[in-house]
Context: one part of a larger RNA
RNA sequence: CGUAGGAGAUUUGCGCGGGCCUGACACUAGUACGAGAGGACCGUGUUGGACGGACCGCUGGUCUGCCGGUUGUGCCGCCAGGUGCACCGCCGGGUAGCCACGUCCGGUCUGGAUAAGCGCUGAAAGCAUCUAAGCGCGAAGCCUUCCGCAAGAUUAGAUCUCCCUUGAGGGCCGUCCGAGACGAGGACGUUGAUAGGGUACAGGUGUAAAGACGGCGACGUCAAAGCCGAGUGCCACUAAUCACCCGAUGG
Numbered sequence: 001c002g003u004a005g006g007a008g009a010u011u012u013g014c015g016c017g018g019g020c021c022u023g024a025c026a027c028u029a030g031u032a033c034g035a036g037a038g039g040a041c042c043g044u045g046u047u048g049g050a051c052g053g054a055c056c057g058c059u060g061g062u063c064u065g066c067c068g069g070u071u072g073u074g075c076c077g078c079c080a081g082g083u084g085c086a087c088c089g090c091c092g093g094g095u096a097g098c099c100a101c102g103u104c105c106g107g108u109c110u111g112g113a114u115a116a117g118c119g120c121u122g123a124a125a126g127c128a129u130c131u132a133a134g135c136g137c138g139a140a141g142c143c144u145u146c147c148g149c150a151a152g153a154u155u156a157g158a159u160c161u162c163c164c165u166u167g168a169g170g171g172c173c174g175u176c177c178g179a180g181a182c183g184a185g186g187a188c189g190u191u192g193a194u195a196g197g198g199u200a201c202a203g204g205u206g207u208a209a210a211g212a213c214g215g216c217g218a219c220g221u222c223a224a225a226g227c228c229g230a231g232u233g234c235c236a237c238u239a240a241u242c243a244c245c246c247g248a249u250g251g
Stems, first nucleotide, its partner, number of pairs: 001152001005163007015149004021049007033038001051106005059100004066093005071086006111143002117137004169246003173189005194239003197235005203228003211222004
């Protein structure tokens, strides 16, 4: 931009893609078979491997947001306490998110047409013959079944509801995101919890500074402290103001 106004919702499926893997063990059964040794088909169950999809409650990573410890040096006049730089200086932890080494799930099953092959009936050819007419069975393969996309399927489909020049609806703009290269998509814009902030909590770190008390002192106690808190709830304090643009072959 189109799908001969617009919006929301629900769909059909032309067609396209994905998937399709496999082991071991047990029962059937020490049965059939076999002199014995050995040892099944068919059918059923259990449990794995690799692969794939999804997820983060568990386990485990990462976590240059966060908390703590610590070395050297500079600075804040000094002490104390901080802060810069040194690979995040180094080290110990670690929420959300993202992950796998973690968790859950998947291949199955169904129907149809067949291949090799196995058959039925059956002539040519009084017999025989699966084939010449006709009819069956029969594969991890084919078409389905399962999962995903899908009407730009220009053959542009269908259904429901609502609205419209008394302007439906969309855009622009702003606050954002489990969305994202940009567009796009999604949430919200005061009739408001969209983000920030505040507050409370889950959670992280591990007991701040100052002071008091105890100890000669290192240190201990007051103190689960202080700091943080990407998560969750609540609160309009801040910012989402007001406008503007496009807009129908309908009336």
Annotation:
Large-subunit ribosomal RNA, domain VI from a sheep gut metagenome, 251 nucleotides, folded computationally. The full RNA is in RNAcentral, with records from MGnify.